[in-house]
RNA sequence: GCGGAGAUAGCAAAACCUGGCCAUGCUGCGGUCUGCAAAACCGCCGAUCGGAGUUCAAAUCUCCGUCUCCGCUCCA
Numbered sequence: 001g002c003g004g005a006g007a008u009a010g011c012a013a014a015a016c017c018u019g020g021c022c023a024u025g026c027u028g029c030g031g032u033c034u035g036c037a038a039a040a041c042c043g044c045c046g047a048u049c050g051g052a053g054u055u056c057a058a059a060u061c062u063c064c065g066u067c068u069c070c071g072c073u074c075c076a
Base pairs, nucleotide, nucleotide: 001072002071003070004069005068006067007066010026011025012024020056028044029043030042031041032040049065050064051063052062053061
C1' cells in the first nucleotide's frame, strides 16, 4: 500500500440485512427483608467511535475520518 472483519452504558452482549419498538445480564444507586450484614426480591440510572448527508424519523442507510484485529504485497 491492497483486501476483509469490527467499534453499542463502568463490563459483557443482542438489535443493523428489512429505519420508528430502543433491550438483556453483571456492576452502581435507592428500597423491602434482617439485631446488623450477606443472599433474595422490587425499583432507578445510563449507550450506539468522531463528523457530515438522506429522511418526518438513523444504533440501523450513504460518504469522509480515527482506532483495533486478520490476511496479502513491497522495502530494509

Predicted 3D model of a 76-nucleotide RNA (transfer RNA) from a Candidatus Heimdallarchaeota archaeon. It matches the Rfam family "tRNA". From the family's description: Transfer RNA (tRNA) molecules are approximately 80 nucleotides in length. The coordinates come from a structure-prediction model, not an experiment, and the mean pLDDT is 80.